Bacterial large signal recognition particle RNA from a Clostridia bacterium, 266 nucleotides, folded computationally.
Of the family's consensus pairs, 86% are formed in the model.
Its mean pLDDT, the model's own confidence on a scale to 100, is 75.
Taxonomically the source falls in Clostridia (Bacteria, Bacillati, Bacillota).
[in-house]
RNA sequence: CCAUACCAGCCGGGGAGUUAGCGGUGUCCUGUACCCGAAAUCCGCUAUAGCGGGGGUUCAUUCCCCUUUUGAGGGCGGAUCGGAUGCGGUCUGCGACUCUUUCUCUGUGUUGAAGGGUGGGUCUUGCGCAAUCGUGCGCUGUGAACCAUGUCAGGUGGGGAACCAAGCAGCAUUAAGCAGUUAGUGCGAUGUGCCGCGAGGACGCCUGCCCCGAGCAGAGAAAGGGACUAACGCGCAAAUGUGAAGUUCGAUUUUGGGGUGUAUGG
Numbered sequence: 001c002c003a004u005a006c007c008a009g010c011c012g013g014g015g016a017g018u019u020a021g022c023g024g025u026g027u028c029c030u031g032u033a034c035c036c037g038a039a040a041u042c043c044g045c046u047a048u049a050g051c052g053g054g055g056g057u058u059c060a061u062u063c064c065c066c067u068u069u070u071g072a073g074g075g076c077g078g079a080u081c082g083g084a085u086g087c088g089g090u091c092u093g094c095g096a097c098u099c100u101u102u103c104u105c106u107g108u109g110u111u112g113a114a115g116g117g118u119g120g121g122u123c124u125u126g127c128g129c130a131a132u133c134g135u136g137c138g139c140u141g142u143g144a145a146c147c148a149u150g151u152c153a154g155g156u157g158g159g160g161a162a163c164c165a166a167g168c169a170g171c172a173u174u175a176a177g178c179a180g181u182u183a184g185u186g187c188g189a190u191g192u193g194c195c196g197c198g199a200g201g202a203c204g205c206c207u208g209c210c211c212c213g214a215g216c217a218g219a220g221a222a223a224g225g226g227a228c229u230a231a232c233g234c235g236c237a238a239a240u241g242u243g244a245a246g247u248u249c250g251a252u253u254u255u256g257g258g259g260u261g262u263a264u265g266g
Stems, first nucleotide, its partner, number of pairs: 001266006009057003012030004020046005034054004063259004073249004081241001085237004091233001095228001097226012115211008123200006129193002131190007138181005148173004156165003
């Protein structure tokens, strides 16, 4: 150095998660690189870090170590951008409110404006009185075939007669009832009336008298101020979404170098 037969090694790797840590089942990325069994409220191990059973390949450009290139994917990170929604009324705006001044127009004013003093009405409520309505009493009229009264023609009964008795119709007076009603009276009710008295409120409106002596009221425009409102804009914050820089792990790919068992035979 070669041949043959074996053994070591190799027959995927990585991320996150889990774990004291390592590996696995599960999951994600690569990629195609043995089989069977168990394994997430987990399974087996101990820095020599899967367990149990079987199979293949083999000392090599394939195994091991160092180094170089490439970089799928993941973790940490959180710039930037967007943003449901919330907050902000002397940021801004949509809306309107109120006050002052100026101008214009209209109405009113020496037959007395506005203002001041004094009184009244309008407001709420209590009592009394009146009015109206209803009802009762009273008054008038009507009003009982018999079961109201009085008088009772005729007729009936008793009697020798005189007379007596009951009693229908009629008439009159009434009960119950019905109708009417001017004045009167009892009871009840009321957005009737402010007539009287009292209490309360006293923002505004109207009005009588007195004082004063020239403006007052309404509409529009402009200027200035006060206070209100978060629909839009603006400002601040923000669930959640997008995800840069940076950092970390990293398969695959790629460069170079080094290391490497036993036996037998030649």
Its Rfam family is "Bacterial large signal recognition particle RNA". Rfam classes the family as a non-coding RNA gene. Rfam describes the family as follows. The signal recognition particle (SRP) is a universally conserved ribonucleoprotein involved in the co-translational targeting of proteins to membranes. The sequence is in RNAcentral, with records from ENA.